[in-house]
Molecule: small-subunit ribosomal RNA
Organism: uncultured bacterium
């Protein structure tokens, strides 16, 4: 620190997206340790259980338990006996006493107002900050002073009786204290009275002393002490008040009755309407009241360069709350989370009469939910309560478990190792890539496992955690890696599936058979115990801009003015000291952030110290700026005097043109409209003319990017009344200015209402035309209305799409009103300058177009207004309005864009110039007929397959009876008809015979060849395997190559230069001219390429040179049927080289040019005529069936062989021809004259046969020598006579030639016979500008045979072109453009 994404490119404006960081997070795929954090964001949803608040016997009284020791009963065991007894005295029981680490439960004290939890409400002095109480309180705690005398009475517990299921009472009767109540003492306190000193900002405070009232106490003791009262002070900790801070809505603008104050009570610790009586009527509010909506405030915390923007989980401080309302009682403290009473919803127990209860304490449940943990240890440590203490309680807190939620830290192995292993994955098969990666050697042991030892936290005892951190041993590389990506942003590519399917995707997209974008694999890039998604902030976004933004055209200047709060405001000067600035003081809690250090092996964490907290307060000081007070100043602004210029305004009055109706004359048949009519008017006299007259608007010319106005807007002429401006002077006033949020005024037409007017004119309407239709555009009539009064309405593209004011910043030319000079007889001209209103331009501004002293330039001031398209200026809400409306004016959804200047094209029923057989003048066809020939359609087993507007359609195919062929049926073959390579064999071929439709199949006859260094190789042919052949099977949209076509149109680019931010533009525009970007000149261009031309063939004229198989003019021979011979090479031809035409020449045009006209000469004249020759590029034109190829299909078949059919069908349509319809012509007959070509599996003469096709037979030619070969039209002469004909040949029948293995499907060709339809052709459409059209034959390819198709030759030989307005094509420049796939575009509206 950016990026992508609007367009064919481009710069700008705009949004959208994304790359960063973060969390109490959640899903999904994974999962080794540890350490420190952290963990219901929903349901302030209901809660089962257990535990979270007790202590104290050193305050009391009873009661019970132990022990002790006393009495008294009691009388055992054992001892000893004379057996009678004795003695001993246990247990046991009973009373009173006495102790006590004992128990619960009552009076009492303390303490349950802390601690812990939650964010429901609250927009608040609730919360932060700074301040005040002279308006207050404060248990326990410290200090300090002083007491503490002497009495009474009663109550729980306890006993009995008694309701009640039960909570829970009721009555009698006993009893105690540090409970409770009077006296008594008062140093000091309150109160009430009155005086005095001193102070304060006010109310008022202290401080001294008088008098008069009032009110205390508690004991217990182990004798140490602990506890009691008053009172003062402190300290703590509360409580009020005040400044200023603190979300969003005006589509909430008024809101308040205890409300605002005021006296007097009352109540509180304490001030206060906090109560409350009276009085008064006032308090809040555009500096946002009120009213909805939303929130728990801060410290902080995320992000951010800041500034600012979101958040308010954990820690910490304050508030609020404790089912939900209401409420007091206790007490130092509460209107109390685990206290009371009411009420209300819930839930539980109940004998139905009535009770219980309150997890927003820590666990834990059900629910909600994407979603948040243990009914866990310990009081051992820190700290709370109680108690003198020991000790007791503490889910406060100290650990522990859960959970990758978060942050940190380790690990998953380290070195070495190419045969670059296998195996995957690709491959152009070589190789590459995974990869030192494994695998092998060689080590090491952190974590985890085991084993021994074993902390500190504790002061003298006392350790939950915990046999834990930590340590030290043995030993195995073993147990420890995923996830997300890989088309661009964004780092990272292949292969195969798939085939707009399945899916992706944050934005742009991407997938319709070759997908780095989907799936998958193999690589690869990130990141790692995590890693991607989702959600939610800031950022990036200067995309609400304070910092730091715009407003002519991109969103966006209010239609114009006054003007009101408010903002800002000229010169000099004195004063103040709010702001400003400076210096000191407090305060700004701790953590946290940052710096510097320290402990935990680092680190996260945690500890200490520093700095910071930009704030707020007091209080010293400066006085420039702004403020404020005071006096001045005259520039700003006003006033006043002179002066002239206006379609400013408003009301009366008046002119004339002209339209229209009325009256009368004139006059007759039309008018009138229109692209062209018709509707209309008109013979009952129109239009047209003349003459009178009536009525309403509106005011020609002058007239002008001239005036005036704030804007809307003002136009004949005169009167009145009446607003501004502007020059000139410089009297007065002395900042009075400028802006203007609400208001207020004024506002075109169009509309309302109300009364008047109404001529032309004209929505609605009516009728006529146009049209597919025509509720339009055009005609003919017409109502509102346009006019006046008045009253609404308030909007326009109300525009200069540019608020309003000030100053500042080169010029040049108009033109309007002024003023000064200067010069001039006049007319006028010149300079200066103020005030308007125009053009053109510089600097500077702008995306750019453009602005440019009339700014959109440099500032400074005040308003308005804008934040992507749409929806939408619409919805509801208020306002206003009689209505129509008109003003504020949204969200849902939807789009990734929408726009704005300029740029290339391409287009225009825009324009300018200019071209082609483009039209138009002409000729001669097509379309009508019959027949060929190719499509289409339809059939059919098949009728193969491609060509589809010009640029398919006698095209591919220069020739389908088998073959061809690629189609179809049947029949057959599977390493194949070809084509390499391995093994084996040398049995081949080729001929014969059977079979069969045939390909096959059985038999037979037959037994290779060349080379050798003699091993052997080769070459042909069989047979076998498997690599492979083969494919007219698919993609022309995967290609090469070739080709059509715009177009033989003049075009289409480069290179430096230069101008533009670019894209581009210039150069290739402009003036001439050309067929031509051809050439001339001009020019910020100077070159240059590819195309144009020329160079190349061929024809026209001529000259050379040659002279056969061509020629024959002389000369000779011959034949009189032959250049047939000698000769010769003049001509003709022939085939090689040359000439020649260049606007050279002359005249005229043109700029002294190109270059155009005309003219001579010449065979030919301005490219002589023809051809080859096709720029950069369009058409995904055409061809995968010519060839060649990439992928993808088929392999006993989509491949080979074969017989036979099909490509020849036939209702029908269309393209291209042929042949006629006839006399410019048809038949006969005799008779002339080309060119250019082709011949050996071939042209084939002469000759014979036939009527003819042809046959028969062969001479001559590998061709200027022979041969096809007869040109035809045409002229000559005869015949037809105007008809379906002596015109036209289809069609059909019979006979026959010829190719050929075969003419049945399905060839030509003769003969005879037959004799269709056509008598020149609708709309509509082709060609063709000279040796062209038209017409005439004649040859060649292909071919066995098959042209009326194609490609050539050559006879005969015309009309016509005014011209470019129109049709279609192109070519240049210019314009518009919302097209750019380019008008066959784009694009709106109904339907569906």
């Nucleotide at each position: 620190a950016g990026a992508g994404u609007u367009u064919g490119a481009u710069c700008c404006u705009g949004g959208c997206u994304c790359a960063g960081g973060a969390u109490g997070a959640a899903c999904g795929c994974u999962g080794g340790c540890g350490g420190c954090g952290u963990g219901c964001c929903u349901a302030a949803c209901a809660c089962a259980u257990g535990c979270a608040a007790g202590u104290c016997g050193a305050g009391c009284g009873a009661a019970g338990c132990a022990a002790u020791g006393u009495u008294a009963a009691g009388g055992a065991a054992g001892u000893u006996u004379a057996c009678g007894g004795a003695u001993g005295g246990a247990a046991u029981u009973a009373a009173g006493a006495u102790u006590g680490a004992c128990u619960g439960a009552g009076c009492g004290g303390c303490g349950g107002a802390c601690g812990g939890g939650u964010g429901a409400g609250u927009a608040a002095c609730g919360c932060g900050u700074g301040g005040g109480u002279a308006a207050c309180c404060u248990g326990c705690c410290u200090c300090a002073u002083a007491c503490a005398g002497g009495g009474g009475g009663a109550u729980a517990a306890c006993a009995g009786u008694u309701a009640g299921a039960a909570a829970u009472g009721a009555c009698u009767g006993c009893u105690a204290a540090u409970a409770c109540c009077g006296c008594a003492u008062a140093a000091g306190c309150g109160c009430a009275c009155a005086g005095g000193a001193c102070c304060g900002c006010a109310u008022g405070g202290u401080c001294c002393g008088g008098u008069g009232u009032g009110a205390a106490a508690a004991a217990c003791u182990c004798c140490g002490g602990u506890g009691g009262u008053a009172u003062g002070a402190g300290a703590u900790g509360g409580a009020c008040c005040c400044g200023c801070g603190u979300c969003u809505g005006a589509u909430u603008a008024g809101u308040u009755a205890g409300u605002u104050g005021g006296c007097g009570g009352g109540g509180u610790a304490g001030c206060g309407g906090c109560c409350c009586a009276c009085c008064a009527a006032g308090a809040c509010g555009a500096c946002g009241a009120u009213c909805a909506g939303u929130a728990g405030c801060c410290g902080a915390c995320c992000u951010g360069a800041g500034a600012g923007g979101g958040u308010g989980a954990c820690c910490g401080g304050c508030c609020a709350c404790a089912u939900u309302g209401g409420g007091a009682c206790u007490g130092a403290g509460a209107c109390a989370c685990g206290g009371c009473c009411c009420a209300a919803a819930c839930u539980c127990c109940u004998a139905c009469g009535g009770g219980a209860g309150g997890c927003a304490g820590c666990a834990g449940u059900g629910g909600g939910g994407a979603a948040u943990a243990u009914u866990g240890c310990a009081c051992a440590a820190u700290g709370g309560g109680g108690g003198a203490a020991a000790c007791c309680c503490u889910g406060a807190u100290g650990c522990a478990g859960c959970g990758a939620c978060g942050c940190c830290g380790c690990g998953u192995g380290a070195g070495u190792g190419a045969a670059g292993a296998a195996g995957u994955a690709u491959u152009u098969c070589g190789g590459u890539a995974u990869g030192u990666a494994a695998a092998g050697c060689u080590c090491u042991a952190u974590c985890a496992g085991c084993a021994g030892g074993g902390a500190a936290g504790a002061a003298g005892u006392u350790g939950a955690c915990g046999g834990u951190a930590c340590c030290u041993g043995a030993g195995u590389a073993a147990g420890a890696a995923g996830c997300c990506c890989c088309g661009g942003c964004u780092a990272a590519c292949u292969a195969c599936g798939u085939g707009c399917c399945a899916g992706c995707a944050g934005c742009c997209g991407c997938g319709g058979u070759a997908a780095u974008a989907c799936g998958u694999a193999g690589g690869g890039g990130g990141c790692a115990a995590g890693c991607g998604u989702u959600a939610u902030c800031c950022g990036g976004a200067u995309u609400u801009a304070c910092u730091g933004g715009g407003u002519g055209u991109a969103a966006a200047g209010g239609g114009a003015g006054c003007g009101u709060a408010g903002a800002c405001g000229g010169c000099a000067g004195u004063g103040c000291a709010a702001g400003u600035c400076u210096g000191a003081a407090g305060u700004g809690a701790a953590a946290g952030c940052c710096c510097c250090g320290g402990g935990c092996u680092u680190a996260a964490c945690c500890c200490g110290g520093g700095a910071a907290c930009u704030g707020c307060u007091u209080u010293g000081g400066a006085a420039a700026c702004u403020g404020u007070a005071c006096g001045g100043c005259u520039g700003g602004a006003g006033u006043g005097c002179u002066g002239g210029a206006g379609a400013g305004g408003u009301a009366a009055g008046c002119g004339g043109a002209a339209u229209u109706c009325c009256u009368a004359g004139u006059g007759u048949a039309g008018c009138g409209g229109u692209g062209a009519a018709a509707u209309g008017c008109g013979u009952a006299g129109a239009u047209a003319u003349u003459a009178g007259g009536a009525g309403g608007a509106a005011c020609a010319c002058c007239a002008g990017u001239g005036g005036c106005g704030a804007a809307g807007g003002c136009g004949g002429c005169u009167u009145a009344c009446u607003g501004g401006a502007c020059a000139g002077u410089a009297a007065c006033u002395g900042a009075c200015g400028u802006u203007g949020a609400g208001g207020c005024u004024c506002g075109a037409a169009a509309g309302c209402g109300u009364g008047g007017g109404g001529a032309g004119c004209a929505a609605a309407c009516a009728g006529g035309a146009u049209u597919a239709g025509a509720u339009a555009c055009c005609c003919u009539g017409g109502u509102a209305g346009u006019c006046c009064a008045u009253g609404c309405c308030g909007u326009a593209a109300a525009c200069g799409a540019u608020g309003a004011g000030u100053g500042c910043u080169a010029g040049g030319u108009g033109u309007u009103g002024g003023a000064g000079g200067g010069u001039u007889u006049c007319c006028g001209c010149c300079c200066u300058u103020c005030a308007g209103u125009g053009c053109c331009g510089g600097a500077g501004c702008u995306a750019a177009c453009g602005c440019a002293u009339u700014a959109a330039g440099c500032a400074c001031u005040c308003c308005g207004c804008c934040u992507g398209g749409g929806g939408a200026g619409u919805a509801c809400g208020a306002c206003c309005g009689c209505a129509a409306g008109g003003u504020u004016g949204a969200a849902a959804c939807u789009c990734a864009a929408a726009g704005g200047a300029a740029u290339u094209g391409a287009c225009g029923g825009g324009g300018g110039c200019c071209c082609g057989c483009a039209c138009a003048a002409g000729c001669g066809g097509u379309g009508g007929a019959g027949c060929a020939u190719g499509u289409g359609g339809u059939u059919u087993a098949a009728u193969u397959c491609g060509a589809a507007g010009c640029u398919a359609c006698g095209c591919g195919a220069a020739g389908a009876a088998c073959c061809u062929u690629a189609c179809c049926a049947g029949g057959u073959c599977u390493u194949g008809a070809c084509a390499u390579c391995u093994u084996g064999c040398g049995c081949u071929a080729a001929c014969c015979u059977u079979a069969g439709a045939g390909a096959u199949a059985a038999g037979g006859c037959g037994u290779u060849c060349c080379c050798u260094u003699c091993g052997g190789g080769g070459a042909c042919g069989c047979a076998a395997u498997g690599a492979c052949a083969g494919g007219u099977g698919g993609u022309g949209c995967a290609u090469g190559g070739u080709c059509g076509u715009c177009g033989u149109c003049a075009g289409c680019u480069c290179g430096u230069g230069u101008c533009g931010u670019g894209a581009g533009a210039u150069g290739u525009u402009g003036g001439g001219u050309u067929a031509a970007g051809u050439c001339c000149c001009g020019c910020a261009a100077c070159g240059a390429g590819c195309g144009c031309a020329a160079c190349c063939c061929c024809u026209g004229c001529c000259c050379c040179c040659a002279g056969u198989a061509g020629c024959c003019a002389g000369c000779g021979c011959g034949c009189a049927g032959a250049g047939g011979c000698g000769g010769g090479c003049a001509c003709u031809c022939u085939g090689g080289g040359g000439g020649g035409a260049c606007u050279g020449c002359c005249g005229g045009g043109g700029a002294c040019a190109a270059c155009c006209c005309g003219g001579a000469g010449g065979a030919a004249g301005g490219c002589g005529g023809g051809g080859a020759c096709g720029a950069c590029g369009u058409c995904a034109a055409a061809u995968c069936a010519u060839c060649a190829u990439g992928c993808c299909c088929c392999u006993u078949a989509u491949g080979g062989c074969u017989u036979g059919g099909g490509c020849u069908a036939c209702a029908c349509a269309c393209g291209u021809g042929c042949u006629a319809c006839a006399a410019u012509g048809g038949c006969g007959u005799a008779a002339a004259c080309a060119g250019a070509g082709g011949g050996a599996a071939g042209c084939g003469a002469g000759a014979u046969g036939g009527c003819g096709a042809c046959a028969u037979g062969g001479a001559g030619c590998g061709a200027a020598u022979c041969c096809c070969a007869a040109a035809a039209a045409c002229a000559g002469c005869g015949c037809c006579c105007c008809a379906g004909u002596u015109c036209g040949g289809a069609u059909u029948g019979c006979a026959g030639g010829c190719u050929g293995c075969a003419a049945c499907c399905c060839g030509c060709c003769u003969g005879c016979a037959u004799g269709a339809a056509g008598c020149c052709g609708g709309a509509a459409u082709c060609g063709c500008u000279a040796g062209u059209a038209a017409u005439c034959g004649c040859g060649g390819a292909u071919c066995a045979g098959a042209a009326u198709g194609c490609c050539g030759c050559g006879g005969u030989g015309a009309a016509u072109a005014c011209g470019u307005u129109c049709c279609c094509g192109g070519g240049u420049c210019u314009u518009g453009c919302a097209c750019u796939c380019a008008c066959c575009g784009c694009c709106c509206g109904u339907c569906a």